[in-house]
RNA sequence: UAAGCUGAAGGGUAAACCACUACAAAUGAUGGGAUACAAAGUCACAGGGUCUAAACGGUGUAAACCGCAAGAUAGCCUGACUGCGAGG
Numbered sequence: 001u002a003a004g005c006u007g008a009a010g011g012g013u014a015a016a017c018c019a020c021u022a023c024a025a026a027u028g029a030u031g032g033g034a035u036a037c038a039a040a041g042u043c044a045c046a047g048g049g050u051c052u053a054a055a056c057g058g059u060g061u062a063a064a065c066c067g068c069a070a071g072a073u074a075g076c077c078u079g080a081c082u083g084c085g086a087g088g
Stems, first nucleotide, its partner, number of pairs: 005088002012037002017032003021028002035075001041081003046078003049073003056067004
């Protein structure tokens, strides 16, 4: 100096929940707030899972019900790219 494993000083991110806002919804943005995380940084046009179901299709007198992603989720998993790192 580089890589691997372990781990975490100084630091970093920010779950649930609350306010507000966008949205058909799931969910997202912003502020507060800290569950946890050593990639909880990025990618949804790499693959799988999960969530929602407006539009669309089917059933129904109707209310509704069923199916369905082009919507969402990277803090679900695998994968890809990138980065910091006390000490051992």
About this RNA:
This is a predicted structure of an 88-nucleotide RNA (c-di-GMP-I riboswitch aptamer) from Dysosmobacter segnis. The RNAcentral record of the sequence draws on Rfam. Model confidence (mean pLDDT): 88 of 100. Of the family's consensus pairs, 95% are formed in the model. Lineage of the source: Bacteria > Bacillota > Eubacteriales > Oscillospiraceae > Dysosmobacter.